[in-house]
RNA sequence: CGCGUGCUCCGGGGUCGGUGUAAUUCCGAGCCGGCGGUGACAGUCCGCGACCCGGCUGCUGCAGUUCGGCGGCCGGUUGACCUGGUGGAAUUCCGGGACCGACGGUGAAAGUCCGGAUGGGAGGCGCACGCG
Numbered sequence: 001c002g003c004g005u006g007c008u009c010c011g012g013g014g015u016c017g018g019u020g021u022a023a024u025u026c027c028g029a030g031c032c033g034g035c036g037g038u039g040a041c042a043g044u045c046c047g048c049g050a051c052c053c054g055g056c057u058g059c060u061g062c063a064g065u066u067c068g069g070c071g072g073c074c075g076g077u078u079g080a081c082c083u084g085g086u087g088g089a090a091u092u093c094c095g096g097g098a099c100c101g102a103c104g105g106u107g108a109a110a111g112u113c114c115g116g117a118u119g120g121g122a123g124g125c126g127c128a129c130g131c132g
Stems, first nucleotide, its partner, number of pairs: 001132007009124002015029004030112002032101002034048004043099002052076010081097005103115003
C1' cells in the first nucleotide's frame, strides 16, 4: 500500500408574490440536487440507494385462514441535455439555452408543506484483527 472480516461514528437540499371561501399544491417569479464511477469537477453519462410492486421465507396477532403486523432473501419497476468554447482528455469545466423530480395526506392539483421517518440507506472517515 492492497484485499478480507468485525466494530464505532457520519450519512438529502429547497419560498416569495398573485387569485381565491380555501392553495408554500393553481398562476408568476424563485430555490434545491443522496452515493460510487469516469481520460477532468456530473440532478440529466454508467451504475447504486431511497419509494413502489411481486415471489419465497422467519417471527408474531387471531378461534382460525389464502388475512394483518414486524423482519430477511431474491427479483422487477424507476425521471431528465443539447449547443458553442478550452483542452491530450469534459453530455462532468466555462458561455448560452433547456429539462427532471417516489408514495400517502391536504379546505384546491405538492421536487420545495405535513407524514411513514428519532426509520431505512447506497456509501464515507476511522479503529482492530487477519492475509498478501
FMN riboswitch aptamer (RFN element) from Kribbella rubisoli, 132 nucleotides, folded computationally.
Rfam family: FMN riboswitch aptamer (RFN element). The literature on the family includes a 2002 paper in Nucleic Acids Res by Vitreschak et al., "Regulation of riboflavin biosynthesis and transport genes in bacteria by transcriptional and translational attenuation". Rfam's curators write: The RFN element is a highly conserved domain that is found frequently in the 5'-untranslated regions of prokaryotic mRNAs that encode for flavin mononucleotide (FMN) biosynthesis and transport proteins.